The RNA shown here (transfer RNA) has 74 nucleotides and comes from a Bifidobacteriaceae bacterium. It matches the Rfam family "tRNA". By type it is a transfer RNA. It was read from a public genome assembly. The source organism's lineage runs through Bacteria, Bacillati, Actinomycetota, Actinomycetes and Bifidobacteriaceae. The coordinates come from a structure-prediction model, not an experiment, and the mean pLDDT is 81.
RNA sequence: GCCCUGGUAUCCCAAUUGGUAGAGGAGACGGCCUCAAAAUCCGUACAGUGUGGGUUCGAGUCCCACCCGGGGCA
Numbered sequence: 001g002c003c004c005u006g007g008u009a010u011c012c013c014a015a016u017u018g019g020u021a022g023a024g025g026a027g028a029c030g031g032c033c034u035c036a037a038a039a040u041c042c043g044u045a046c047a048g049u050g051u052g053g054g055u056u057c058g059a060g061u062c063c064c065a066c067c068c069g070g071g072g073c074a
Stems, first nucleotide, its partner, number of pairs: 001073007010026003013022001019057001028044004050066005
């Protein structure tokens, strides 16, 4: 330098050929329980999707450029 792949909540990870961003797990906080704590169980809060543009009635999804991580070729 070229090709492929990924970036979504504090972290991991879904989102079915463009149509309400949270299905799920971990963590945090509160409650129940306990002499106390852990575990279990119940509840609550947290993102507009790496950045900037474009297409569209509508973009996490499609297009362009750039940034960052992983893999391959040279």